[in-house]
Predicted 3D model of a 103-nucleotide RNA (SAM riboswitch aptamer (S box leader)) from Singulisphaera sp. GP187. The sequence was found by an Rfam model in a public genome assembly. Model confidence (mean pLDDT): 84 of 100.
This record gives sequence, C1' cells and structure tokens, in this order.
RNA sequence: AUCUUAUCCAGAGUGGCUGAGGGAAAGGCCCUUAGAAGCCACAGCAACCGGCCUUGCGGCGUCAGGUGCUAAGUCCUUCCCGGGAAACCGGGAGAGAUAAGAU
Repeated sequence: AUCUUAUCCAGAGUGGCUGAGGGAAAGGCCCUUAGAAGCCACAGCAACCGGCCUUGCGGCGUCAGGUGCUAAGUCCUUCCCGGGAAACCGGGAGAGAUAAGAU
C1' cells in the first nucleotide's frame, strides 16, 4: 500500500513548549490569538487484540499489556431509493476512521 471481517447516535482533558491554522476531499456549517495544528508530560475513556477466572464450545465477568480515542452522530451533505407542496424526514450504498488478520 491492497484485500477481508467487525465496529462507528455512547464515553473521556488538563498543563508545558510553540504560534496560525484546523475539522480526510468538495460544498456547507463550525472551532480557533480568551491560542489552531504539532510535540512533550500527566490524566482519562473504551475494550478490537491480549492476560486472568469460568466453560465442552460459544459466551459472561475481570485486568488494562499492544493499539485507538478524549468539540459538534464519522459535525452535516455528496450517489441511489422512499415519503413530502416545500422545508425537511427515513433507509441503503459509497467514502473515511479504528481494530484484527492476510498478501
């Protein structure tokens, strides 16, 4: 990097350094010098993998070692379908993210 499978309406932030952007893309709409992104420290959330207990297996429980995450539903929409006069609402797909595995 590609592929497969699962999940994505829940949850969780402070400080230091630094200094202008950030929310994947586009369009919106937001966040941001009352400090963006990044890095570091500590803290936290969750429980995919993992450990332990139990079990015939599945599973339940528990711990938190490997990841991940800590504005807004994946912030919303994008393509298709249904409803509606419209605003808009609902469903599915795609794309994306994360984990585990494979090449």